[in-house]
This is a predicted structure of a 383-nucleotide RNA (Bacterial RNase P class A) from an Acidimicrobiia bacterium. NCBI's taxonomy places the organism under Bacteria, Bacillati, Actinomycetota, Acidimicrobiia. Model confidence (mean pLDDT): 76 of 100. The gene name in the source record is rnpB. It matches the Rfam family "Bacterial RNase P class A". Its family is annotated with dimeric ribonuclease P complex, ribonuclease P activity and tRNA processing in the Gene Ontology. The family's RNA type in Rfam is ribozyme. The model forms 92% of the base pairs in the Rfam consensus.
């Protein structure tokens, strides 16, 4: 220099100006004293706020206790308020490496699933091959028997003919039921042996554990899929800030009193009515829930690390048709032109990404113009 891998940070920056929001021991003007409206004052998105996929805080409701359906999770130690998440390790796979992906219990409990190609695909198969010892047939030699052409019987040899035997080789496929060599046979073969590879079971030995090392046996070899059903283990109640919780107009509802009639008065009864008050609920509508919180930074401690612990120190969104934004200027960025040996000047020109709080927090996932910071890896050159 090139060409990659992990971590991490920011994601324009100042000034001005004209809007927005909720704040205020601020002013001032109203006023029905509740506030409104104006000025002024500081403050007002994000690394995801998004997706609503996980886990908890907090709420309300149900629950002796137990289980079933139905859900989810699945290596090992830790971390932590929880996790399907983080850290560190083990196994397995990729990659020359840095590294980086894995829902990573169980396929010798059972069910089930599998396109094409092949003869055969779950204990299946034989299409080219090889054999063809054994039995049969064909031809041939030979002996022998029968009077003879010839027939018949034994023997031996020859064909690949049949029957049949074999799976070594070809070939088909992702995958054909261990690999190499020998024995051995007609021809083969784990048939059998010797080494190798895998299983499995055992003993030591390291390791907290997953797991790993090394001997010995044993049958000689056994396919994949469980984010198919399923088994095995562990987890788990349900809703969800539109939770909930306080105040509460009108309206309906009930009570009380007065009022009118009923008979001149009381009591009872009635009133399309009507007047004053009071009650529970509880609608519209307002408050709260709700911005100090498993909080941010800095430095020190313990840990590899996620984190954990101690000090100092800072807090600064809260909206509810739901603000947080436009313009303008200087500086920053990227292109082109030109001047300059180089640094570097100067003009012009454009750009600024994903995306936007809504009860909080802790993850994951998924968008993102651009820039910057550390550590690592492989190439190629020079010295």
């Nucleotide at each position: 220099c090139g060409a990659g891998c992990c971590c991490g940070u920011c994601g324009g920056a100042c000034g001005g100006u004209c809007g927005c929001g909720g704040c205020g021991u601020u002013g001032c003007u109203g006023u029905g004293c509740g506030c409104a409206g104006c000025a002024c004052g500081a403050c007002g998105a994000g690394g995801a706020a998004a997706g609503u996929c996980c886990g908890g805080a907090c709420u309300c409701c149900a629950c002796a206790g137990g289980g079933c359906a139905a859900g989810g999770u699945g290596c090992u130690g830790g971390a932590u308020a929880a996790c399907u998440u983080c850290c560190a390790g083990g196994c397995g796979g990729g990659g020359c490496g840095a590294c980086c992906c894995g829902a990573c219990g169980g396929a010798a409990a059972g069910u089930g699933c599998a396109g094409c190609a092949g003869a055969g695909a779950g204990c299946a198969g034989a299409c080219c091959g090889c054999c063809g010892a054994u039995g049969g047939c064909g031809u041939c030699g030979u002996g022998g028997u029968c009077u003879g052409a010839g027939a018949c019987c034994a023997c031996g040899a020859c064909g690949a003919u049949c029957a049949g035997g074999c799976a070594a080789g070809g070939g088909u496929g992702a995958a054909a039921c261990g690999g190499u060599g020998g024995u051995g046979u007609a021809a083969g073969a784990g048939a059998c042996c010797a080494c190798c590879a895998g299983c499995g079971c055992c003993a030591c030995c390291g390791g907290u554990g997953a797991c790993g090392g090394u001997g010995a046996c044993g049958g000689c070899u056994c396919g994949g899929c469980a984010a198919a059903c399923c088994c095995c283990a562990c987890c788990a109640g349900g809703a969800g800030c539109a939770a909930g919780g306080c105040c509460a107009a009108g309206c309906a509802g009930g009570g009380a009193u007065c009022u009118g009639g009923u008979u001149g008065c009381c009591c009872g009864c009635c009133a399309a009515u009507g007047a004053u008050c009071c009650c529970g609920g509880g609608u519209a509508g307002g408050c709260c829930g709700c911005a100090u919180g498993a909080g941010g930074g800095c430095c020190c401690c313990g840990g590899c690390a996620a984190c954990g612990g101690g000090g100092c120190u800072c807090c600064u969104a809260g909206a509810u048709g739901g603000a947080u934004g436009g313009c303008c200027g200087u500086c920053g960025c990227g292109c082109c032109u030109c001047c300059u040996u180089c640094c570097g000047g100067a003009g012009g020109c454009g750009a600024u990404a994903c995306a936007g709080a809504a009860u909080c927090c802790g993850g994951c996932u998924u968008a993102c113009a651009g820039a910057c910071g550390g550590g690592c890896u492989c190439g190629g050159c020079c010295u």